[in-house]
RNA sequence: AGAGUUUGAUCCUGGCUCAGAACGAACGCUGGCGGUAUGCUUAACACAUGCAAGUCGAACGAGAAAGUUUCCUUCGGGAAGCGAGUAAAGUGGCGCACGGGUGAGUAACGCGUAGAUAACCUGUCCAAAUGACCGGGACAGCCCUUCGAAAGGGGGAUUAAUACCGGAUACGUCAGUCUCCUAUAAGGGAGAUUGAGAAAGAUGGCCUCUAUUUAUAAGCUGUCACAUUUUGAGGGGUCUGCGUACCAUUAGUUUGUUGGUGGGGUAAUGGCCUACCAAGACUUCGAUGGUUAACGGGUCUGAGAGGAUGAUCCGUCACACUGGCACUGAAACACGGGCCAGACUCCUACGGGAGGCAGCAGUGAGGAAUAUUGCGCAAUGGGGGAAACCCUGACGCAGCGAUACCGCGUGAGUGAGGAAGGCUUUCGGGUCGUAAAGCUCUGUCAGAAGGGAAGAAAUGUGUAUAGGUUAAUACCCUGUAUGCUUGACGGUACCUUCAAAGGAAGCACCGGCUAACUCCGUGCCAGCAGCCGCGGUAAUACGGAGGGUGCAAGCGUUGUUCGGAAUCACUGGGCGUAAAGGCGCGUAUAGGCGGAUAGAUAAGUUGGAUGUGAAAGCCCCGGGCUCAACCUGGGAUGGUCAUUCAAAACUGUUUAUCUAGAAUGUGGUAGAGGGUAGUGGAAUUCCUAGUGUAGCGGUGAAAUGCGUAGAUAUUAGGAGGAACAUCAGUGGCGAAGGCGACUGCCUGGGCCAACAUUGACGCUGAGGUGCGAAAGCGUGGGUAGCGAACAGGAUUAGAUACCCUGGUAGUCCACGCCGUAAACGAUGAGAACUAGACGUUGGCCUUAUUAAAAAGGUUAGUGUCGCAGCUAACGCGAUAAGUUCUCCGCCUGGGGAGUACGGCCGCAAGGUUAAAACUCAAAGGAAUUGACGGGGGCCCGCACAAGCGGUGGAGCAUGUGGUUUAAUUCGAUGCAACGCGAAGAACCUUACCAUCCCUUGACAUCCAGAGAAUCUGUUAGAAAUAGUAGAGUGCCUUCGGGAACUCUGAGACAGGUGCUGCAUGGCUGUCGUCAGCUCGUGUCGUGAGAUGUUGGGUUAAGUCCCGCAACGAGCGCAACCCUUAUCUUUAGUUACCAUCAGGUUAUGCUGGGCACUCUAAAGAGACUGCCGGUGACAAGCCGGAGGAAGGUGGGGACGACGUCAAGUCAUCAUGGCCCUUACGGGAUGGGCUACACACGUGCUACAAUGGUUGAUAAUACAGAGGGUUGCGAAGCCGCGAGGUGGAGCUAAUCUCAGAAAGUCAAUCGUAGUCCGGAUUGGAGUCUGCAACUCGACUCCAUGAAGUCGGAAUCGCUAGUAAUCGCAGAUCAGAAUGCUGCGGUGAAUACGUUCCCGGGCCUUGUACACACCGCCCGUCACACCAUGGGAGUCGACUGUACCAGAAGUUGCUGGGCUAACUACCUUGUUACGACUUCACCCCAAUUACCGGCCGUACCUUAGGUACC
Repeated sequence: AGAGUUUGAUCCUGGCUCAGAACGAACGCUGGCGGUAUGCUUAACACAUGCAAGUCGAACGAGAAAGUUUCCUUCGGGAAGCGAGUAAAGUGGCGCACGGGUGAGUAACGCGUAGAUAACCUGUCCAAAUGACCGGGACAGCCCUUCGAAAGGGGGAUUAAUACCGGAUACGUCAGUCUCCUAUAAGGGAGAUUGAGAAAGAUGGCCUCUAUUUAUAAGCUGUCACAUUUUGAGGGGUCUGCGUACCAUUAGUUUGUUGGUGGGGUAAUGGCCUACCAAGACUUCGAUGGUUAACGGGUCUGAGAGGAUGAUCCGUCACACUGGCACUGAAACACGGGCCAGACUCCUACGGGAGGCAGCAGUGAGGAAUAUUGCGCAAUGGGGGAAACCCUGACGCAGCGAUACCGCGUGAGUGAGGAAGGCUUUCGGGUCGUAAAGCUCUGUCAGAAGGGAAGAAAUGUGUAUAGGUUAAUACCCUGUAUGCUUGACGGUACCUUCAAAGGAAGCACCGGCUAACUCCGUGCCAGCAGCCGCGGUAAUACGGAGGGUGCAAGCGUUGUUCGGAAUCACUGGGCGUAAAGGCGCGUAUAGGCGGAUAGAUAAGUUGGAUGUGAAAGCCCCGGGCUCAACCUGGGAUGGUCAUUCAAAACUGUUUAUCUAGAAUGUGGUAGAGGGUAGUGGAAUUCCUAGUGUAGCGGUGAAAUGCGUAGAUAUUAGGAGGAACAUCAGUGGCGAAGGCGACUGCCUGGGCCAACAUUGACGCUGAGGUGCGAAAGCGUGGGUAGCGAACAGGAUUAGAUACCCUGGUAGUCCACGCCGUAAACGAUGAGAACUAGACGUUGGCCUUAUUAAAAAGGUUAGUGUCGCAGCUAACGCGAUAAGUUCUCCGCCUGGGGAGUACGGCCGCAAGGUUAAAACUCAAAGGAAUUGACGGGGGCCCGCACAAGCGGUGGAGCAUGUGGUUUAAUUCGAUGCAACGCGAAGAACCUUACCAUCCCUUGACAUCCAGAGAAUCUGUUAGAAAUAGUAGAGUGCCUUCGGGAACUCUGAGACAGGUGCUGCAUGGCUGUCGUCAGCUCGUGUCGUGAGAUGUUGGGUUAAGUCCCGCAACGAGCGCAACCCUUAUCUUUAGUUACCAUCAGGUUAUGCUGGGCACUCUAAAGAGACUGCCGGUGACAAGCCGGAGGAAGGUGGGGACGACGUCAAGUCAUCAUGGCCCUUACGGGAUGGGCUACACACGUGCUACAAUGGUUGAUAAUACAGAGGGUUGCGAAGCCGCGAGGUGGAGCUAAUCUCAGAAAGUCAAUCGUAGUCCGGAUUGGAGUCUGCAACUCGACUCCAUGAAGUCGGAAUCGCUAGUAAUCGCAGAUCAGAAUGCUGCGGUGAAUACGUUCCCGGGCCUUGUACACACCGCCCGUCACACCAUGGGAGUCGACUGUACCAGAAGUUGCUGGGCUAACUACCUUGUUACGACUUCACCCCAAUUACCGGCCGUACCUUAGGUACC
């Protein structure tokens, strides 16, 4: 610090997700040791048991027992001493308000920070001053008695105090009055005067004083305690400024409320309380209400700013079963105190009582989840005490938990035959791996044994001694020296020794992000997954294994927080099209911001100083535990803080002034700006009348409709409503909506010119308020045309639409609502600055002019292009989307949704404000390349058109589908499968089926044994096979043996036309012989990409030329190759025969020849080369000449980048999988040849352009091929297929082989025929082991359909179509197929509108699996979340009221009583003070529970009745 994910790819926007750190965690797997921390986050749920607050005998009275000793004894026991002034209880003092726990409540002066208290308090402690005098009566306890189950209580008697009470005294103090001083003055200070108010003793020592007299206290002295007062320290109360969560779908709240006066209350201010008076107080700077929450130091994260959090530790607050209340006290409204009410639990004799773990342990419950009913007061601290000491679940320790952090270990060195074993493999190896073993060492931790610190300082006491106090050497206090005394942890830390590598490694991950790869299993199953996504038979993604990577006594997962996220943007974002710009537009309030000059001020601002910001923590520098974590010393940092001093630039405030902003005045000026009244013509429609006759109208075509009752058309007249052609213009006006005939009236704003005036008067604008298209609503008019709804006619599969005929609201007017639009420039308003060019509207100036026009300048608008700049790009560009300033509005992933609920507005329709649950990993913008379009432009092709001939109908052949079957083997399936693989299924082929057999196998290699191999016969059998009888002894040799072949045996292995063409190679088809497909460098673009390859011409062609930010190049095109057409040269047999000669019935038959034909080699030839025209002086095109051939001469081979997961695992090869007495191999027979049917491709026909005959020969002319397992001549036989025969030929020689159509004749005469030949019967031939299933051919006989073929569809542009035959491959035999060959030999092409296919350019796109794409809604079923819903139940809460405990205060009445007073005593009355007990009632406040609240309830006032 970033990364993954939207797309075919790109840039951007934008969300989702990941990598990091952290935790009081939990869960899974695993687990050696130690140190330090830490441990109910949930039920402030309920709690058994034990402990957590006591202490003081030096405040007081009283005072045991067990036991033991002694004595006495009637032996039962008693007494005394010790125990012991002890235990237990009581009075009294101090403490219990600290310490410890928890976070429920609280949005608050609760907390934090800074202040105030002159408005206050303070036990103990420190310092100081003064005092402590004289008296008194009780109550507990104990004892007696009594009630009660108990808890507890009543009565009587007696008693002490540092308990309680009275009096005296009063330096201070408090209260009243008066005077003075003072800085905050309702305060404080000083002084005078009047009044009021205290106390308690305990203990140690001593004899100086005093008193008694000889050791004592009443004396002295020390210590502690007591009283009053003043300070201090520490602690607290109260008040204030500022800060302190979310919701406006909470906007108004409040009656003790806000203030005042008097009074009360408190330690103290105050409506804190009360009476009266006034009517205030708070609030958009967020009151009130609701929800949530203890706050801070800090903690986590982050670069920081921030965000989240508030465990442990520290500070504050609040609470103590729930609610209320007070008492005591210095302090409480009190965790381990009290009273009452409630809920709950327990005890009970049923009458009544007891209790409060949010103290430490522990239990139950809840929960994913959190420990021991431990030891000790040794240390630190606290309470009491004079002290010893006691108490202390505070605390110190130990225990449990890997919960966290830190440290250590699980060994080290050497060791290659790279062991065994695992995994893998291309079978060679590789890897685990120096890893192990082995050898040599070490000894941390754990184990055993021994030793062994520090934490201990004190206190107390003994001794010695110094000082203080004192009369004193005593006592006491303080100090010094020294002895003794105290350790829970603890079997401590630590050290030494011993033994032994011995006891100690796991977890997650390995597709990308993200470090780490293979095998097996599985087969969209099982499963994984943080996101993208893996898995459908070769999964680096599932599961296992091997290996690897990461971390390590831990590792992963889950949860939460921050980060990354600049994804709420203060630092630090945006709004033309991505979410969002303007709310549709004005106006204006609050608020925010604001021109120039000078002075003052000092609020903001800047600097300095002081105070504070606790400690701990973080950071820095040191120190201590072996290190570290941890502990510890010092420093630094930290505030929007407070006070104060200073500065005066800027902002603010204020004073004075200015004119550049703004405004007003004067004069001009353009305009569909607004309102209102009137006027006008054209057109539509309707009405009346005339002319006139059969249609009109409407459409793609029609129909509905109108019309003989006279339409449409046309003429004249009239009525009425609405709208204003031309002018008219990216022209004008207006804030926007919007505004268009003409005239009058009323009225707003703008612009220009020159001067004058005011003097910042300005800009923006939350709320508010006004305007606001169309549609719609209300009331009343109006209604020509148009026209939702509606009706009819069409269209259509349907057509609730588009089209047509009608037609109601509405459109128009008046008044009133509505308040929204793609209300758009999808661009808020205002201001300033920043190149130009060209238009246009309004005004002004200058030049020049007769005028009009014009040119130049300036200003206000309105447009086009464009520099810089900006932008994701498109684009914007002085009318900014540039550079800045001010103010307002708005956005934060898509959907849900601008929806629900609530509020406000509206007559309604609806508007406005405006969520969540749930769901997805995208949604989106701009641009790019393709593809597509029933988009456009240009062009090509037998693509159409023009022609010729077919197919589709018939019969047959052949292939396919389907069906059938034991099997009908398999593959090919739009073009691009279907006479295709198959250039040839009777057996074989053959892969299929049935049956019979074989199992190292029919075939390959290796091993062992035997045998030559081989051949012949015979038996069984369908054969394979099995048996049997013979024949036969080979080749090489170094004589050992070897090679080949056969048989037998064992195992490695063979074998598979079994699967996967979607694992593959190779080969092939197709677009398409279409003209395209790319690259290098350069340039442009952020980029995908573009350019080149586009453009103008031209071509069959990306062929060539020109132009051009391109310049070149490659694969394709073309050419080079073969063949054919012409010629030349060479050569001349088997081909040929012109000339010469010979011969034959005849024939190159022979001699001869090589001229010709031909053969087959080498050459020539054609290149737009030449001429004319045209074109751009080009490429080229058109025409012509010459030429055998002319513009690629004809034909062939040749097939760019790629597409179709196209075809083929059955040609072959091959990965993987599968079978192995079978899915392999052999054999026989069958099948591939089936047959209701459908399709493709062909053949033959339907006839006269024809058929038949002339084959014991009417007649002519080919080419290219084949042939020794062959072609097979002549001759003879057969009607024929053929037979016989065997010459010749390894082929320019012989042969297949007599080409056919054609020609010449004859016949048939338009008919199911002398057409057509299917089918069937019979008889044969040939091939072959074998023609039954299932061959071809021949002869005789038979003689079907068919008379030119519906929709539709195919081929072909010249030696082509059509037509005619011939040959070949395969092959024993078996072509209508296929591949070749030649013969005869046409028609037509105007042209490119249309169909199909293709190429180039351009355009749109939400498509990219690419239009066979994408995609919308209803309905049906199931499920999830949510709104409404007759309601019902519960919880919380408000308001009003009823009932009403404890308690406090006040009021009223009654009663009781030691202290004091009065009195001789008793009683009564009045006033004041005090204590205790009982009871009734009223008012205020208040928790919990119950009841009622619109058919209801309540208040107030009055009346009645009852309890």
Small-subunit ribosomal RNA from an uncultured prokaryote, 1507 nucleotides, folded computationally.
RNAcentral holds the sequence, with entries from ENA.
Its Rfam family is "Bacterial small subunit ribosomal RNA". On this family, see Yusupov et al., Science 2001: "Crystal structure of the ribosome at 5.5 A resolution". Its family is annotated with structural constituent of ribosome and ribosome in the Gene Ontology.
The prediction has a mean pLDDT of 80.